[in-house]
Molecule: Lysine riboswitch aptamer
């Protein structure tokens, strides 16, 4: 000098990643209000249950929440995302029970290297978004091949740069 191990630290990917502001646009001319008419039965309103309520034409007035927002600051590069489980909070008239499904904590989890496009599935009023499988190229890293051009596999527990640590030679 090489190369390996473990440890600090500082980095890189790019339509990167999260968190806050945010007109605005959809929600929706809907829910609710008021006024006028109508109001038998039968069906309907997650599934069951005893019963209760509601449906419907016209006028006028008319929202909000949750989702999304150009950009803008802020923190950041396992950034963060997402699955299970528990608690506790709300939806679908209303009580009972039940299953669904949404949120919020907290616990656990190597399931994902990164955006993007598409089929589908899920949430969602929604074609808007967000989530998740499979699939396509792209793209950064490392590893083998290869003269090269680029093929071909690997995951972020990674890669790269220093510094230090011990082993090898």
């Nucleotide at each position: 000098a090489g190369u390996c191990u473990u440890g600090a630290u500082a980095g890189a990917g790019g339509c990167g990643c999260g968190g806050c502001c945010g007109a605005c646009a959809a929600g929706a001319g809907u829910a609710g209000c008021u006024c006028c008419g109508g109001c038998a039965a039968a069906c309907g309103a997650c599934a069951g249950g005893c019963a209760a309520u509601c449906g419907u034409g016209g006028a006028g007035c008319g929202a909000a929440a949750g989702g999304g927002g150009a950009g803008g600051c802020c923190g950041c590069c396992g950034a963060g995302g997402g699955g299970a489980a528990a608690u506790c909070g709300g939806a679908g008239u209303u009580c009972c029970u039940g299953a669904u499904c949404c949120g919020a904590u907290u616990u656990u989890u190597g399931c994902c290297g990164g955006g993007c496009c598409g089929u589908c599935g899920g949430g969602g009023a929604a074609u808007a978004c967000c989530c998740g499988c499979c699939g396509g190229a792209c793209u950064g890293u490392c590893g083998c091949c290869g003269a090269g051009a680029g093929g071909c596999g690997g995951a972020g527990a990674g890669c790269u740069g220093u510094c230090a640590u011990g082993g090898c030679c």